[in-house]
Notes: A computed fold for a 473-nucleotide part of an RNA from an uncultured Alphaproteobacteria bacterium, annotated as small-subunit ribosomal RNA, 5' domain.

Context: one part of a larger RNA
């Protein structure tokens, strides 16, 4: 010199375009953040012009494994890149083939009953795209090649929406492997499922994943073990590169969800607003028991220099449910706030010397503030008021918003400050003070004429900013 998620001092006019707990992965009050489908099902309640309409909890059924947050953890095949075989994959899309025929429950509900409650227990009815059996099997799986196994669901307003088996795609997701990926040797020896082998269970899938047996092996000065520190990358600052530092915001991947194991259910989870169990903590009790997890958006205590509304709207873009209307949708667009940063504008323009007035200096003539002011002559950008008013939507729907543009009125009107002037480094005088009060980045300045401390005049930088601290190069 650049930079910054930056903070404190002074100062502060307008707009755009971004960013905004870097610390306690600290507790968390309150509200919202995942639901939806009556074109799968039975019942109940309201309202009926008796045609029907709406509504409720329930059984099913996708969806809650996506969006969204944080960065504990991990130094590892977790990320980054370049390859692999031994997989799986809902909904999507292409083709092929089928949708016959029974049955037997459980909620809902009725009645009975335990609890404070959260929640239950009994008995008794019922449906179904909930669950079971039997048929069949073009593909499909096993096979000793004879042969066996194994599947479906209706709805409906007659448009159409489903449903079962397959293969082929697309899309995601699991595995393996080279190679790169921080400091410590004042960490030097590490390993028993530990290397490897049959062989078996195990997964979708390979593999000591896991067990039994055999063998004794593997790793290690090219740094194994151990500790310590960290998410990782595209990027990101800087530099002429090389490189160094660094990983906020945006993206891509991992991991995490109070704190520790755990499995169910699924095509996906070992699952943030699911379930068990243990624990801290916090909360309700009738003390017999129970509820709950903001690292989702607000917001609240604490922490700290330090970081923000307990807002609108689902109009757009996406997302889940639905044939659709549509519901939901703190993702998302939008406002709010805050000079945080970055980029734009403005605070006026021209004239104007008797160089007024006052301020300061002074060798007492004047010099300087200085065309600055005032006065003249004009202009109205932002910004006030008034008025018209969009794009963003594609027939309808606009949160933003009466926003932003536009047009009109009035008036120089409402709108400059920080920092520095001893060398270094652009800028000097005077007064106060007298090694004191102070400054200071380095060097140094101050003890009676301080261009270095406090003021004042005057100068120089830099501007709605300026200056210190930190941190990085």
């Nucleotide at each position: 010199g650049a930079a910054c998620g930056a903070a404190c001092g002074c100062u502060g006019g307008c707009g755009g375009c971004a960013g905004g707990c870097u610390u306690a992965a600290c507790a968390c009050a309150u509200g919202c953040a995942a639901g939806u489908c009556g074109a799968g099902c039975g019942c109940c309640c309201a309202c009926u012009u008796c045609g029907g309409u709406g509504g409720g909890a329930g059984c099913g059924g996708c969806a809650g494994a996506c969006g969204g947050g944080u960065g504990a953890g991990u130094a590892a095949c977790a990320c980054g890149u370049g390859g692999g075989a031994a997989u799986c994959u809902a909904c999507c899309u292409a083709u092929c083939u089928c949708u016959g025929c029974g049955g037997a429950a459980c909620a809902a509900c009725a009645c009975a009953u335990a609890g404070a409650a959260a929640u239950g227990u009994g008995u008794g009815c019922u449906a179904a795209u909930a669950c079971c059996g039997c048929a069949u099997a073009a593909g499909c799986c096993c096979c000793u090649a004879g042969g066996g196994g194994g599947a479906a669901a209706g709805a409906u307003u007659u448009a159409u929406c489903g449903g079962u088996g397959a293969u082929a795609g697309a899309u995601g997701a699991g595995c393996c492997c080279g190679c790169g990926u921080u400091u410590g040797a004042u960490u030097a020896g590490c390993u028993a499922g530990u290397u490897g082998g049959u062989g078996a269970g195990g997964u979708a899938a390979u593999g000591g994943c896991u067990c039994a047996c055999c063998a004794a092996g593997g790793c290690g000065a090219c740094g194994a073990u151990c500790a310590a520190u960290a998410g990782c990358u595209g990027g990101u600052c800087u530099g002429a590169g090389a490189g160094g530092a660094u990983g906020a915001u945006c993206a891509g991947c991992c991991a995490c969800a109070c704190u520790g194991g755990g499995a169910c259910u699924g095509a996906g989870a070992c699952a943030c607003g699911g379930c068990c169990c243990a624990g801290a903590c916090u909360c309700c009790u009738a003390c017999g028991g129970g509820a709950g997890g903001c690292a989702g958006c607000a917001g609240u205590g604490g922490g700290g220099a330090a970081u923000a509304u307990u807002g609108g709207a689902c109009a757009a873009u996406g997302g889940g449910c639905g044939c659709a209307a549509g519901c939901c949708u703190g993702a998302u667009c939008c406002a709010g706030c805050c000079a945080u940063g970055c980029c734009g504008c403005g605070u006026g323009a021209g004239u104007g010397a008797u160089g007024a007035a006052g301020g300061c200096c002074c060798u007492a003539g004047g010099g300087u503030u200085g065309u600055a002011a005032a006065g003249c002559u004009c202009u109205u950008u932002c910004a006030a008021c008034g008025g018209u008013g969009a794009a963003g939507a594609u027939a309808a729907u606009g949160a933003c918003g009466g926003u932003a543009a536009c047009c009109g009125u009035a008036g120089a009107a409402g709108a400059a400050g920080c920092c520095c002037c001893g060398g270094c480094u652009a800028a000097c005088u005077u007064c106060g003070u007298g090694c004191c009060a102070g400054c200071a980045g380095c060097c140094g300045c101050g003890g009676u004429a301080a261009u270095a401390c406090g003021a004042a005049g005057g100068g120089g930088g830099c501007u709605a900013g300026c200056g210190u601290u930190g941190u990085u190069c």